[in-house]
A computed fold for a 128-nucleotide RNA from a soil metagenome, annotated as c-di-AMP riboswitch aptamer (ydaO/yuaA leader). Its mean pLDDT, the model's own confidence on a scale to 100, is 78.
RNA sequence: CGCUGAAUUCCCGCCAACAUCGCGGGAAGCGGGGGAACCGAAUCCUGGGGCUAAUCGCGCAUCUCGCGCGGGGCGCGGCUCUUUCAGCGCCAGCCCGUCAGCUAACCCCGUAAGCACGAGAAAGAGAA
Numbered sequence: 001c002g003c004u005g006a007a008u009u010c011c012c013g014c015c016a017a018c019a020u021c022g023c024g025g026g027a028a029g030c031g032g033g034g035g036a037a038c039c040g041a042a043u044c045c046u047g048g049g050g051c052u053a054a055u056c057g058c059g060c061a062u063c064u065c066g067c068g069c070g071g072g073g074c075g076c077g078g079c080u081c082u083u084u085c086a087g088c089g090c091c092a093g094c095c096c097g098u099c100a101g102c103u104a105a106c107c108c109c110g111u112a113a114g115c116a117c118g119a120g121a122a123a124g125a126g127a128a
Stems, first nucleotide, its partner, number of pairs: 002115003008028007029111006039101001047099001048096004055071006072091005079126007
């Protein structure tokens, strides 16, 4: 120079000589949840649900940790986007608290955290 992710930009105030950083507040952009009618859905037993790519099934093992296979999902590849092939990785974690289908109006919330010295090819359309 870049990557995952919604997680970026700007304004005001405090600290301060000024600026940056930090803290508080606001706006735009981006992202998520709740919430009618219609439609859908009996309820309970084993509660149920949300964010996220991060899930489903079978088998083995098992005090616990886990292991293998198959289906499914996600990321990287360097000017950008779409598609294809090959290659390399990931499928975690957290939250609500007995409660939530969809859902116009309306209401609420987030704007973090972490990584990297690596950088294969083809087609199409663009940019420079």